Predicted 3D model of a 76-nucleotide RNA (transfer RNA) from Engelhardtia mirabilis. The RNAcentral record of the sequence draws on ENA. Its Rfam family is "tRNA". The family's RNA type in Rfam is transfer RNA.
[in-house]
RNA sequence: GGCCAGAUAGCUCAGUUGGUAGAGCACUUGACUGAAAAUCAAGGGGUCGCCGGUUCAAAUCCGGCUCUGGCCACCA
Numbered sequence: 001g002g003c004c005a006g007a008u009a010g011c012u013c014a015g016u017u018g019g020u021a022g023a024g025c026a027c028u029u030g031a032c033u034g035a036a037a038a039u040c041a042a043g044g045g046g047u048c049g050c051c052g053g054u055u056c057a058a059a060u061c062c063g064g065c066u067c068u069g070g071c072c073a074c075c076a
Stems, first nucleotide, its partner, number of pairs: 001072007010025004019056001027043005049065005
């Protein structure tokens, strides 16, 4: 340098033809307990990597860029 895959909540990930973004764990509060743990209930938390474009509408489609992983090539 070329090609491929990925970037979504604190973490691991889903989101199957474009229609206001979710799960598990974690966290907070409550119930339960002598107190904890476990369990049960409720709740908070996201400009979907960045910048543009298309569209009435973009996590999703298109272009560029950044970062991560893999393969190949080049230099020595």